[in-house]
RNA sequence: AAUGAAAAAGGCAAACCAGUGGAAACGCUGGGACGCAAAGCCACGGGUCUACGGACGUCAGUCUAAGAUCGCCGGGUUGCCCUUU
Repeated sequence: AAUGAAAAAGGCAAACCAGUGGAAACGCUGGGACGCAAAGCCACGGGUCUACGGACGUCAGUCUAAGAUCGCCGGGUUGCCCUUU
């Protein structure tokens, strides 16, 4: 540096439930495990979600990110073990 997760030591924690923050998406804490070789970290590019606020409106709704998502993809960056060079 590359590959891999058979082994060994471990790690993380989906859905759901309770509490809590938030307009919401969603986050945090505890429980709980669907899974994960980076399911560690970063909103840099794309995608997706939400619309308090703003704009439009035939008042039904529509558009809009400065909000969210890294367990959607890519990228950046750090890292345990085996093997190979």
About this RNA: Model confidence (mean pLDDT): 86 of 100. This is a predicted structure of an 85-nucleotide RNA (c-di-GMP-I-GGC riboswitch aptamer) from Alicyclobacillaceae bacterium I2511.